[in-house]
RNA sequence: UCCCGACGCCCGUCGAAUCCCGGACACGGCCAGCGGUCGUGCGAGGGAACCGGGGAACCAGUCACGUGGGGUGAAUCGGCGACUCGUUCGGCCUUUGCCGGUACCGAACGAGCGGGGCGCCGUAGGACCACCUUCAGGUCCGAAUCCGUCAGCUCACCUGGUAGACGUCGAAUGAAGGAGUU
Numbered sequence: 001u002c003c004c005g006a007c008g009c010c011c012g013u014c015g016a017a018u019c020c021c022g023g024a025c026a027c028g029g030c031c032a033g034c035g036g037u038c039g040u041g042c043g044a045g046g047g048a049a050c051c052g053g054g055g056a057a058c059c060a061g062u063c064a065c066g067u068g069g070g071g072u073g074a075a076u077c078g079g080c081g082a083c084u085c086g087u088u089c090g091g092c093c094u095u096u097g098c099c100g101g102u103a104c105c106g107a108a109c110g111a112g113c114g115g116g117g118c119g120c121c122g123u124a125g126g127a128c129c130a131c132c133u134u135c136a137g138g139u140c141c142g143a144a145u146c147c148g149u150c151a152g153c154u155c156a157c158c159u160g161g162u163a164g165a166c167g168u169c170g171a172a173u174g175a176a177g178g179a180g181u182u
Stems, first nucleotide, its partner, number of pairs: 011167004018048004025041007049162006059152001068150001069147004077122005083116008091102003125141005131178006
């Protein structure tokens, strides 16, 4: 000097997930004597703000079943492939026949339909590119989970949450117009 990796602070990203007050308790200092006071930490609770759910009239909607239905979220909807479950048809095994069966365990195959998750490819939609907006360009996401048979919208009203996960020399690119600073 270069490369790789780890940790901490600052800064930044997704997201509602931020800010303030603060009993008790703990530690330390001082006065002084068994208490008082100051500071720090933690924190039961409370408030502000933001976000979500339930909940009339009107409107919307209007059976039942099936693989119920619904919420948060950008995270929906398709195509292909094999796997698996159910079912139907045909064939086959067994039986006098019915029933039953047809991955394996003795026997005996395919096709269609529906459901489920898995893998790839797209996609409605969504985020970032470091002051703001627009345009161009670039990089990504397109999950997960909760309620529990129940909920359309919805005034009053009732009620819940304020978590978690990430990033480092970079496309934290360019242009135009603003804002701001010097």

The RNA shown here (c-di-AMP riboswitch aptamer (ydaO/yuaA leader)) has 182 nucleotides and comes from Microlunatus kandeliicorticis. Its mean pLDDT, the model's own confidence on a scale to 100, is 79. NCBI's taxonomy places the organism under Bacteria, Bacillati, Propionibacteriales, Propionibacteriaceae, Microlunatus.